Context: one part of a larger RNA
RNA sequence: UCCGGCGAGUUAUUGUUCAUAGCAGGUUAAGUCUCUACGGGACGAAGCCACAGGGAAACCAAGUCUGACUAUAGCGUUUUGGUUAUGGGCAAUAUGCGCGAAACUCUGUGAUCUUCCCAUUGGCAGGUUGAAGCGCGGGUUAAACUGCGUGGAGGACCGAACUCAUUUGGGUUGAAAACCGAUGGGAUGAUCUGUGGGGAGGAGUGAAAGUCUAAUCAAACACAGAGAUAGCUCGUUCUCCUCGAAAUAUUUUCAGGGAUAGCCUCAAGCAACUAUUUUACGGGGGUAGAGAGACUGAAUCGGAUGGGGGCCCUUUCCUGGGUACCUCACUGAACCAAACUCCGAAUACCGUAAAAACUAUCUUGGGAGUCAGUCUGCGGGGGAUAAGCUCCGUGGUCAAGAGGGAAACAACCCAGAUCGUCGGCUAAGGUCCCCAAAUACUAUUUAGUCACUAAGAAAGUUGAACUGCUGAGACAGCCAGGAUGUUGGCUUAGAAGCAGCCACCAUUUAAAAAGUGCGUAACAGCUUACUGGUCGAGCAGUUCUGCGUCGAUAAUGAACGGGAGUAAAUAGUAUACCGAAGCCGCGGGAUACAGCAAUGUAUCGGUAGAGGAGCGCUGAUGGGGAUAUACAAGACGUACCGUAAGGAGCGUUGUCGGCCCCAUCAGGUGAUUAUGCCGGA
Numbered sequence: 001u002c003c004g005g006c007g008a009g010u011u012a013u014u015g016u017u018c019a020u021a022g023c024a025g026g027u028u029a030a031g032u033c034u035c036u037a038c039g040g041g042a043c044g045a046a047g048c049c050a051c052a053g054g055g056a057a058a059c060c061a062a063g064u065c066u067g068a069c070u071a072u073a074g075c076g077u078u079u080u081g082g083u084u085a086u087g088g089g090c091a092a093u094a095u096g097c098g099c100g101a102a103a104c105u106c107u108g109u110g111a112u113c114u115u116c117c118c119a120u121u122g123g124c125a126g127g128u129u130g131a132a133g134c135g136c137g138g139g140u141u142a143a144a145c146u147g148c149g150u151g152g153a154g155g156a157c158c159g160a161a162c163u164c165a166u167u168u169g170g171g172u173u174g175a176a177a178a179c180c181g182a183u184g185g186g187a188u189g190a191u192c193u194g195u196g197g198g199g200a201g202g203a204g205u206g207a208a209a210g211u212c213u214a215a216u217c218a219a220a221c222a223c224a225g226a227g228a229u230a231g232c233u234c235g236u237u238c239u240c241c242u243c244g245a246a247a248u249a250u251u252u253u254c255a256g257g258g259a260u261a262g263c264c265u266c267a268a269g270c271a272a273c274u275a276u277u278u279u280a281c282g283g284g285g286g287u288a289g290a291g292a293g294a295c296u297g298a299a300u301c302g303g304a305u306g307g308g309g310g311c312c313c314u315u316u317c318c319u320g321g322g323u324a325c326c327u328c329a330c331u332g333a334a335c336c337a338a339a340c341u342c343c344g345a346a347u348a349c350c351g352u353a354a355a356a357a358c359u360a361u362c363u364u365g366g367g368a369g370u371c372a373g374u375c376u377g378c379g380g381g382g383g384a385u386a387a388g389c390u391c392c393g394u395g396g397u398c399a400a401g402a403g404g405g406a407a408a409c410a411a412c413c414c415a416g417a418u419c420g421u422c423g424g425c426u427a428a429g430g431u432c433c434c435c436a437a438a439u440a441c442u443a444u445u446u447a448g449u450c451a452c453u454a455a456g457a458a459a460g461u462u463g464a465a466c467u468g469c470u471g472a473g474a475c476a477g478c479c480a481g482g483a484u485g486u487u488g489g490c491u492u493a494g495a496a497g498c499a500g501c502c503a504c505c506a507u508u509u510a511a512a513a514a515g516u517g518c519g520u521a522a523c524a525g526c527u528u529a530c531u532g533g534u535c536g537a538g539c540a541g542u543u544c545u546g547c548g549u550c551g552a553u554a555a556u557g558a559a560c561g562g563g564a565g566u567a568a569a570u571a572g573u574a575u576a577c578c579g580a581a582g583c584c585g586c587g588g589g590a591u592a593c594a595g596c597a598a599u600g601u602a603u604c605g606g607u608a609g610a611g612g613a614g615c616g617c618u619g620a621u622g623g624g625g626a627u628a629u630a631c632a633a634g635a636c637g638u639a640c641c642g643u644a645a646g647g648a649g650c651g652u653u654g655u656c657g658g659c660c661c662c663a664u665c666a667g668g669u670g671a672u673u674a675u676g677c678c679g680g681a
Stems, first nucleotide, its partner, number of pairs: 001681006011094013025049003031043005053060002063075002097235002100232001104225002107222003115199006122192002124189001126158003129154001133150006162186003167182004201217001203213002238614006248261005262370002264367006274360002276356008289343001290341002296337002300333004305329005310323004373398001375396008403414003418588004423584003429578003432563003438575001440573005450565001456550002460547002463544007477534005483507003488502003513528001517526002589604006615670001617667009634653005640647002
């Protein structure tokens, strides 16, 4: 991992509700008697429920209580449905659907492992060092001190046994639930060790690591309380049919759990034009917007005047003057607000009337599930007008929804799957090939833009509008002129059109600046404005707009799904076609309603969940059936039947065991999943 078997809402009592049955008041319990005898029948009103309620009670009573009250309010009566039994749903109490803790408590068993202690034993090859003391010598007045011997101390040294376990290799389903090899520490000591004894579970022991206390230790092990408890996780077994949620509010030692309401389902009931939708009419509002001489506040640029303050000048004092300062008023212009409003919608909401509707609302009772929601459009708060962020409101989807489209893609677009069909029409989206269907038309784009993005940049190009110049010759190019007073004045070393300052006149002219730029030390020189000629038809500028260009940088190559495309791109237009489980056609089924029926109409996606109808297993009771050429269960095979669970028939096997059908009843009644349990492969 697979196969087979086992494996989870049960039983008792009480309550409540529904169904069925009995009685009209219902019913017996213990017990007694009886029989066809362990299964019934009869008797047995004690008791229980109902028949009257109200009050805390006394008590009163169709009323009662409160109260001073004949008031008011509450609960009752007025009409309603009781009781017993069986079965179904649910609840409570019990283990209470199954498996699962870590723990707690009680009583015991353990110190043959290990820790410490007590008593009593035993072990420690060999080698090294050479303390005190003592002796002799030197030395001293005597000592001290010192040399040489002797001596044999030490948690002394090296190193076997012994003991420990430093480092490393192996081992790691091991040879071993801690080992093996090499290396290493201690090795006369706080040493190692044998035997016997003592100390224990909130206790011991501990040179202290929460260590050790029999491979178990931040509280041992065994049995019991005990099926502890588990608001937690996992699992919970056949089929079909109808309906079908929620992820919200309030509250909670509450937040991943409950309770009540909301939303679902089933049953019963009743009514009003009740709910719903549309139209018309009537309402209140202060949102969106807007506004500012209508308030509150915020806030920008000015203006002249006035008040207050500051600063400066003047002043013996009184004062006076000035001010590009501050501030408050006034005033002009432009402007802002969720907690501003002189105003003010659309929607929404409330009411009245009419209409529509195969709809629903409503009341009572039984049963739930839900209280982690998600993305998306719109209106907002928080955040950074960040988040696949977070919190509300209001629609939709998913959740619980398959199908088509978006390459792939719960939440986007289209559309809601009863079943069959080698029929048809469409939606979104598409029609060159992959790939079903157009190689349609008119424009635009040249960037492979299409097929990722901004501020910004640019004689890319389309369209539109406006303003100038232009056959009295524009624009661009070419030929020529571009002068004189004058080197304007000042400044300056110089300043001559061209460092800078001031002024910017006049003359000759077709035209020519007291000079547009380059240049010189200053001049010079080149050039422009301006003018003539040549040429011969449009030129220049501004604004708006369509499509393009650059901006454009990341880690394997990846930004049309690919091929490919100059349309098969983009914008617009028109007509076809393709395209889904949508709709239609044909055929079948189910549910609900209507109908005497024939039949008709509507409906049939679905998680949690409610309701309904069945299939199969084991056993019991009653009835029936197959069997002598025997048969049944079981097993294997099989092309049959049924909407499903499932059910026959036939063939082989099966050698004596008991089956099958109908009706009723009872349950240890259905397994792909619980890191399920047992067995096998």

A computed fold for a 681-nucleotide part of an RNA from a Planctomycetaceae bacterium, annotated as large-subunit ribosomal RNA, domain II. Rfam family: Bacterial large subunit ribosomal RNA. Its mean pLDDT, the model's own confidence on a scale to 100, is 82.